[in-house]
Molecule: SAM riboswitch aptamer (S box leader)
Organism: Neobacillus piezotolerans
RNA sequence: UCUUAUCCAGAGUGACGGAGGGUCAGGCCCUAUGAAGUCCGGCAACCUUCAGGCGAAAGCUUGAAAAGGUGCUAAUUCCUGCAGGCAUUUUGCCUGGAAGAUAAGA
Numbered sequence: 001u002c003u004u005a006u007c008c009a010g011a012g013u014g015a016c017g018g019a020g021g022g023u024c025a026g027g028c029c030c031u032a033u034g035a036a037g038u039c040c041g042g043c044a045a046c047c048u049u050c051a052g053g054c055g056a057a058a059g060c061u062u063g064a065a066a067a068g069g070u071g072c073u074a075a076u077u078c079c080u081g082c083a084g085g086c087a088u089u090u091u092g093c094c095u096g097g098a099a100g101a102u103a104a105g106a
Base pairs, nucleotide, nucleotide: 001106002105003104004103005102006101007100012040014039015038016037020030021029022028024081025080026079027078041073042072043071046069047068048065049064050063051062052061053060054059077099082096083095084094085093086092087091
């Protein structure tokens, strides 16, 4: 970089640390009642393991587990960004896309 899948659920009154953080832009927020980061704890179930069902097979699917590889642990991916639709005074709502994040594969 490409492909596929997911992104309205869930998870801390902990220790160290000491000023930023929420990808970008705009907005709106979080933060010395302690940001980032590290550790511990936790959540989840993508990879994984086990059992059942379907199938000629490849594979699909349901349930369970959590030792290992990742991930996550404010706000829907915090909201919007591009296109379309509905209602409309501001504006609100819906659908799809883009961008991003994560996993697995190339």